[in-house]
Context: one part of a larger RNA
Parts: sequence; C1' cells; structure tokens
RNA sequence: GAUGAACGCUGGCGGUAUGCUUAACACAUGCAAGUCGAACGGAGUUCUUCGGAACUUAGUGGCGGACGGGUGAGUAACGCGUGAGAAUCUGGCUUCAGGUUCGGGACAACAGUCGGAAACGAUUGCUAAUACCGGAUGUGCCCUUGGGUGAAAGAUUUAUCACCUGAAGAUGAGCUCGCGUCUGAUUAGCUAGUAGGUGUGGUAAGAGCGCACCUAGGCACCGAUCAGUAGCUGGUCUGAGAGGAUGACCAGCCACACUGGGACUGAGACACGGCCCAGACUCCUACGGGAGGCAGCAGUGGGGAAUUUUCCGCAAUGGGCGAAAGCCUGACGGAGCAAUACCGCGUGAGGGAGGAGGCUCUUGGGUUGUAAACCUCUUUUCUCAGGGAAUAAGUACUGAAGGUACCUGAGGAAUCAGCAUCGGCUAACUCCGUGCCAGCAGCCGCGGUAAUACGGAGGAUGCAAGCGUUAUCC
Repeated sequence: GAUGAACGCUGGCGGUAUGCUUAACACAUGCAAGUCGAACGGAGUUCUUCGGAACUUAGUGGCGGACGGGUGAGUAACGCGUGAGAAUCUGGCUUCAGGUUCGGGACAACAGUCGGAAACGAUUGCUAAUACCGGAUGUGCCCUUGGGUGAAAGAUUUAUCACCUGAAGAUGAGCUCGCGUCUGAUUAGCUAGUAGGUGUGGUAAGAGCGCACCUAGGCACCGAUCAGUAGCUGGUCUGAGAGGAUGACCAGCCACACUGGGACUGAGACACGGCCCAGACUCCUACGGGAGGCAGCAGUGGGGAAUUUUCCGCAAUGGGCGAAAGCCUGACGGAGCAAUACCGCGUGAGGGAGGAGGCUCUUGGGUUGUAAACCUCUUUUCUCAGGGAAUAAGUACUGAAGGUACCUGAGGAAUCAGCAUCGGCUAACUCCGUGCCAGCAGCCGCGGUAAUACGGAGGAUGCAAGCGUUAUCC
C1' cells in the first nucleotide's frame, strides 16, 4: 500500500459498488420454462336472431426445456492460454435454385368395463391432424455401361406464413498439432490396447476409438511413473521496473448438478428444475407399493470469526413461444438490510475578555481559551408545505423504481464526534495512584517509592463517521 474481511469502541447523510472465503452439509414453504386454437379432433362455459358466434382448455402435434441462472467438487489435462491445421456437423437466420402430386392405416382424447390406499394403470369400441406409412417425381448421394437409393403439409382475416430438396453464407460446435502452464527424487524406472502396422467395424468426422491378426515396441534424469496441491485466463494487488502474490465481483473457456453408471429423444445433451438402474438419506402408505433432490431466487437448520429480504415489477434491456394481441421470464430492472469498501458533504460562519470552573503552580502566574456566554449572519444538512421528472423506443397507449430524484417556499444554529496514541523508532507531557505488584509491549524494553513506558486525570498529537486491533499478500 491492499482486502469479498472479522473483532472492539463509536456512528449524521448521499452516490456507486460489494455481501457463505467455512459443510459440493441437509433442506420446510413459495416461485425460478413455457408457449402456440392461424396444426388437430373433442369437451365445457356464456351469448344466441337457433343459423351460429365468442371464450376457456385436459389430450394429440410443433417449437423451446442443450439458452439464460448457480457452483468450483473433480481436473496437472490439448483442461486453459496462444498460434496453426484438416478429416467434420450446424435447428432457428440470410441469399440463390427447384418443388409442395396421388393414396393409406392407426393411436390419444372421448365412451364403456375393470384393478389400485395412492402413484398410476389394464382392456373393448370410435376419431382428427402440419402425427405416422406407402407410391410418383427429383438437380442430390453411391457404384458407375447402366443401375440403385432417396422429399414434402398445410393454415388463415387472401395478405402472407409455413413445408420439402439442393447449393452457399453467417453463427455455433466437435477434432488434431507446436509452444506455455505448481511442488516433491526422503517417488527412478513406467507401460499389453501398451507403441506401430494390415484388415474390418464404428463416428458427423481423423484416430487402438473398438475388434482380429502381425511386429516389439513406446515413455523417462531436458524428470516418465507416483504422491501432494489446484478449475484456467483476461485481469487484480504490490513494485521504479524486473518480479512476487492472487484468480471475490465483471468477462471468456472448462467441469459438475444427492453419489456412481447408462442410454433415449433431438440440429445440439449422455441433459441442474428429463428418463432408467444401483446406493445413501428423507417423506407418504391401507405394508402390496410409491415420492424426492435449492452448487436457481428468497428462506431454514448446521458449521463458522463471518456474509442480506421467504420484497416490487416485467416499465426498460434480453430470452422462449406465437401471424399478432399477448403469455411466461427470482435472467434482468429496482427497492430493503449491512460504515463492508470507495467517493462526496455536514456537525456552522464573523465578532466577542472584566476571562468562570478544571488542571498545574516557584503563589507572580501558566494552560484549557475566542473556547463559552453574548451580538450579527447563513441554512449545506434537518423538519414541514407546494410543484414534480427523464428513463418511452413506437401514431396513440404503456413507469416497478416513485410522489423517488430534482425545484420552490417557510422555520430555526437549530438534529449530528468519535477513536487511537503521547520512552525511542514516531507527531504529541505533566500531576496523582501503584511499588518487579497490578500491569504494558510491534522491536528495544518499562514497573523493586519522585514511572513523560502500568492505571486515572488535565493537556497535547494524529486520523475522522470513523478509529484502532487481528489475519493475509506485495
């Protein structure tokens, strides 16, 4: 000098930030991912001119739940950083080219019947679609004489939006390599899919990625292997720099989602608020069986020196769905709490001596001290009253924050100072008490009867809504 700090004493205001560093410990409760009726058939409600219309939606279907948000357990690794590369994929978006033809059979919902305490099922029958299947066509793809294979879906307010195929772009992602990336040799040898080849399989894609066979290699004192520790970076702190330390907040990448394993769906996951299995734990049960996962936002218990509200709003920005209106959004925007940090402001200004009281004292005085009283003034703050935003883009409407910021007026110095230190280092000194006691102390050291070093007082010094102490880094 610095801090995501804590502790002690003290505490007026505003702005801007920050706030479980410990138990990746366990979690009550609420919310955090839905949306579309302009894909579909029903059902219900309301109105009805009995023609129908409007609204709501359990189900089928589409898109999104792979983003956004959290955490840092694991990881010493192509994980990250940087530079290069080839054998790849890419929903939605943009551009270009072409197409959207003919058919079919189901399954939910629903209506019965039945089982179960529940969670949830079983069975019979009916039905729609942008759900599913088949034929046709086809620039594509595969072998290549010629063959083979391979698409589509409609909706509506008639203006469009969808759908399929191919080519390209953009974006995103997967993969490979060079270099860099902590400590220990009181860890010296390690390795059998191991190293390479051929073939085959597999993947979006290269590859021992998997398998069969063959070869016997590969790594290592320029530190392999093993052990310990650790998310990495932009940065941050310090320092003249070189360095050293560090990786909170913000941003990029990675990993994880009760613990371990697995795949499904999908453009994308081996998926935080999806599925299956096993385990530990918790809960419900009619004992047959079921349910759950806050390292999302609040909040609870626990641990700890220590870290906040079970708040408001989708008004803005952004995201999902939708043609739109709109709905959803604990992302986000805000408010609340905390002197936790930084910055700013205030606790008055000018005048005023016959100089109280305190302290000291050589009894002359000195000091507190222009300090107070008192006079004049001001009103930053404060209180009250009145007005009152920008942030809204987009014709209009639309503001959570908020009657907030800000402005005006009135009132009255009114509402506001502490903390540490005073032997030297180190700015600041006397008195009393104590008597190697009680105590102080960062180092040197102080205290055993005149202690500027302990305790109190007066005074002083330094900082100041803070001041000291402790911890850690330079």